[in-house]
Context: one part of a larger RNA
RNA sequence: UUGGGCGUAAAGGGCGCGUAGGCUGCGAGGUGUGUCGGGUGUGAAAGCCCGGGGCUCAACCCCGGAAUUACGCUCGAAACUGCCUUGCUGGAGUCCCGGAGGGAGACAUGGAAUUCCUGGUGUAGGGGUGAAAUCCGUAGAGAUCAGGAGGAACACCGGUGGCGAAAGCGAUGUCUUGGCCGGGUACUGACGCUGAGGCGCGAAAGCGUGGGGAGCAAACAGGAUUAGAUACCCUGGUAGUCCACGCCAUAAACGAUGCUCGCUGGAUGUCGGGAGGUCUGACCUUCUCGGUGUCGCAAGCCAACGCAAUAAGCGAGCCGCCUGGGGAGUACGGUCGCAAGAUUAAAACUC
Repeated sequence: UUGGGCGUAAAGGGCGCGUAGGCUGCGAGGUGUGUCGGGUGUGAAAGCCCGGGGCUCAACCCCGGAAUUACGCUCGAAACUGCCUUGCUGGAGUCCCGGAGGGAGACAUGGAAUUCCUGGUGUAGGGGUGAAAUCCGUAGAGAUCAGGAGGAACACCGGUGGCGAAAGCGAUGUCUUGGCCGGGUACUGACGCUGAGGCGCGAAAGCGUGGGGAGCAAACAGGAUUAGAUACCCUGGUAGUCCACGCCAUAAACGAUGCUCGCUGGAUGUCGGGAGGUCUGACCUUCUCGGUGUCGCAAGCCAACGCAAUAAGCGAGCCGCCUGGGGAGUACGGUCGCAAGAUUAAAACUC
C1' cells in the first nucleotide's frame, strides 16, 4: 500500500519519438463479453454472528437460524462497456494559396578589435594599483604610421522581440532541410490522447585520437595585502576554451509548475497573419486566429506568498514522482563508461 499529495513544505522524469498497456467523438442495427434481475444446484463440519437450551454461573457443550461476499446451470433485461456490421464530420490528418522567423546542416565571404612579426617617425618611459611591486623598455619600449600573419567572436540593428521539444540559436551570401501560423473548405473518415520498457537528442566541465591556438584562463610561478593569505588585487602562464571524429549523460537541465483536450468576467502592451472601415497613410479598431508579456479585491483556488484563459480555477485521460530529519543519493550488488563517474538503490544506528 486505503488515502492524501507534488510552484516555494517530501514529491514533475532534462527534452522528444514511440512499443506494450490504459483511455477514446456523433448516429443506426445486431450480439449478449462484462453488467443487472429471477429461479435452481453447490458453497462439508466446526468456528464467527443471532435466538434458544444443558453442566449451581462462566469458560465449555448442545439445538435451530443467519451468513458463507463465490461458482455452475437456466430464464430474462439491453441503458452503459466489449465485439460485429454500417453511416457521419465537429477530433486528427491531407490538399491549394499566402506568411514570419538568431530553427538545423554544409560551403564561401566580410569588416572592427586584441596579439604577434617587419619597416618608418620618435625618446624615456610604459604598465599596473587603494597605494605599490613583480613585469616590459636606451640591445630603443609605450605612442603613432604603413605592410603582413593568425585565431576567436560577430558592435550597431537588439526589444519588455523572434525561432526551437528541450539543451539552445545572433555578421553576410548561397545550397540542402525540419517545424509553425493565416486564409480556402476540396479530400480521408476517429486514422485520436498518453506512454512502463526501448530508442534518439541533450549546456558547461571532463575523456580519447589528430589538428589549431589570437585573446581569455583552472593548475602553477612571482609581486602585493595580511598576524597568516595555499585567497580576494597585480604581472605572467599550461591544460582548456576552437575544429574533426568518437565518448560522457550531468545541472538551480527552473516557470523549481509533465503531456493532451474541454470549460470559466475583464483591462492593456507587443510579435506574425486575416477581415472590415478609411480624410488611402509608417492610419484606425465593435472584429478575428496564433504566439509572447503585464495588471487584476471578477469568480474561484491557496497554509500563506501568490496563481488567475500562458491557472496554481472547474473537469477528463494517461505517465512520472512523494510518504519525518540525519545516516545517504551513500554502501553492497547489477547495468553503462577508457576513465572521471553515471544510474538503480538500502540497512544498522540515531534524533
Notes: The part of an RNA shown here (small-subunit ribosomal RNA, central domain) has 351 nucleotides and comes from an uncultured bacterium. RNAcentral holds the full RNA, with entries from ENA, Greengenes and SILVA. It matches the Rfam family "Bacterial small subunit ribosomal RNA".